Overview
The prediction has a mean pLDDT of 83. The part of an RNA shown here (small-subunit ribosomal RNA, 5' domain) has 462 nucleotides and comes from Phragmites australis. The organism belongs to Phragmites, within Eukaryota.
[in-house]
Context: one part of a larger RNA
RNA sequence: GGAUGAACGCUGGCGGCAUGCUUAACACAUGCAAGUCGAACGGGAAGUGGUGUUUCCAGUGGCAAACAGGUGAGUAACACGUAAGAACCCGCCCUUGGGAGGGGAACAAAAACUGGAAAUGGUUGCUAAUUAGCAAAAGGAGAAAUCCGCCCAAGGAGGGGCUCGCGUCUAAUUAGCUAGUUGGUGAGGCAAUAUCUUACUAAGGCAUUGAUCAGUAGCUGGUCCGAGAGGAUGAUCAGCCACACUGGGACUCUUACAUGCCCCAAACUCCUACAGGAGGCAACAGUGGGGAAUUUUCCGCAAUGGGCGAAAACCUGAAGGAGCAAUGCCGCAUGGAGGUGGAAGGCCUAUGGGUUGUCAACUUCUUUUCUCGGAGAAUAAACAAUGACUGUAUCUGAGGAAAAAGUAACGGCUAACUCUGUGCCAGCAGCCGCGGUAAGACAAAGGAUACAAGCGAUAUCC
Numbered sequence: 001g002g003a004u005g006a007a008c009g010c011u012g013g014c015g016g017c018a019u020g021c022u023u024a025a026c027a028c029a030u031g032c033a034a035g036u037c038g039a040a041c042g043g044g045a046a047g048u049g050g051u052g053u054u055u056c057c058a059g060u061g062g063c064a065a066a067c068a069g070g071u072g073a074g075u076a077a078c079a080c081g082u083a084a085g086a087a088c089c090c091g092c093c094c095u096u097g098g099g100a101g102g103g104g105a106a107c108a109a110a111a112a113c114u115g116g117a118a119a120u121g122g123u124u125g126c127u128a129a130u131u132a133g134c135a136a137a138a139g140g141a142g143a144a145a146u147c148c149g150c151c152c153a154a155g156g157a158g159g160g161g162c163u164c165g166c167g168u169c170u171a172a173u174u175a176g177c178u179a180g181u182u183g184g185u186g187a188g189g190c191a192a193u194a195u196c197u198u199a200c201u202a203a204g205g206c207a208u209u210g211a212u213c214a215g216u217a218g219c220u221g222g223u224c225c226g227a228g229a230g231g232a233u234g235a236u237c238a239g240c241c242a243c244a245c246u247g248g249g250a251c252u253c254u255u256a257c258a259u260g261c262c263c264c265a266a267a268c269u270c271c272u273a274c275a276g277g278a279g280g281c282a283a284c285a286g287u288g289g290g291g292a293a294u295u296u297u298c299c300g301c302a303a304u305g306g307g308c309g310a311a312a313a314c315c316u317g318a319a320g321g322a323g324c325a326a327u328g329c330c331g332c333a334u335g336g337a338g339g340u341g342g343a344a345g346g347c348c349u350a351u352g353g354g355u356u357g358u359c360a361a362c363u364u365c366u367u368u369u370c371u372c373g374g375a376g377a378a379u380a381a382a383c384a385a386u387g388a389c390u391g392u393a394u395c396u397g398a399g400g401a402a403a404a405a406g407u408a409a410c411g412g413c414u415a416a417c418u419c420u421g422u423g424c425c426a427g428c429a430g431c432c433g434c435g436g437u438a439a440g441a442c443a444a445a446g447g448a449u450a451c452a453a454g455c456g457a458u459a460u461c462c
Stems, first nucleotide, its partner, number of pairs: 001462004006458001008456003013332006019325002021290001026288003030285002035063003040060002043057004070243003079168004084163002088160003093156007102134001105131001111124005139148003169215002176206003181203008218240004222233004246265004268279004296322001298321002304318001305316003335365004345356004369403001370399006406451003410447001411432003417446002420443002427434002
């Protein structure tokens, strides 16, 4: 000098765009963040009532919930980066070729009875389907044409699992480590390779080019500094990984060993009729705590995207927005022109004057911003309709210089000097150093300097 997710002091007008728990992966009140389909199914309710039709609902069933969102605890290794590989898988999507038959069965719901404080159940007999089984299958909507689906096989797109080479912090005051360990054969297992598992067998494998142990740490694109070499760093945004109160395990599934699934155990919190139950914000807001320190318990699905559905629609704290904060970057303003018997006041003075200073007053002009009023978009798509932001951006009329400047420093480095007070005291200080009676270095004043809605100082990096 530059930089920051910064905090602190003094000060503070506006706008645009960004950013906002770096600490306790500490504990969490409350609300909300994943549903949808009646054009798969049997029922129930409402409404209409001649029929047809309509709406809503718990349950069975299908798809989704493995995405999106958060965090960085663990991890020094196939985790990431890069360049390759062979023994694999794939729901939805696209293309192509075939097929969709005939029988049977169960379990919910509803009904009856009933246990429990609750959470939540139990018994009896009944029933449908796109439920289950037979080698694969499934039908539904419509008056119909037709449309939406289902099954098998092949290919594609895109994605995922697996393996290898190289690279990725510190330490020898860590020198030996390893027994499924390294290899082979048989068997099992997996979507698939593999000591992945197991039986037998050989005794191998790694290591001073640092094994093993220990410490620290998510990795990268990038970001900051630097002429570069390189050093530091990994917030926001994007890719990958890991985790979801702590530890372990599976189920379902194309895919999980699953953040808002299940089971077990531990800790903690809550309810209880003491028999027993419920919970998991590292989603979005928000609370306590910790801390130098980090925001609203906001708006609406209008756009983009996602889930489901034939569709209308529904859901969506993703996303879009608004609110708060000078936290940062950028832009704009705090007025322009004229104006000397160079006013008054302040300060200095050699008492002549000098300086503040065209500064002000005063005259005149303008209105970016501001205040009040009027109009008013775009974001919305092939007709129409549909806008949270929003009566916002913007345009326009009126008003009036009106409402808008500070901070640090002035001994040298380093731009900027005098007076008064103090008297090695009070104090200053980044380094050198200043202060003991005329202090350009302390404190105040006047004046000059630098930057400016900021300016300083602290911390950290180059």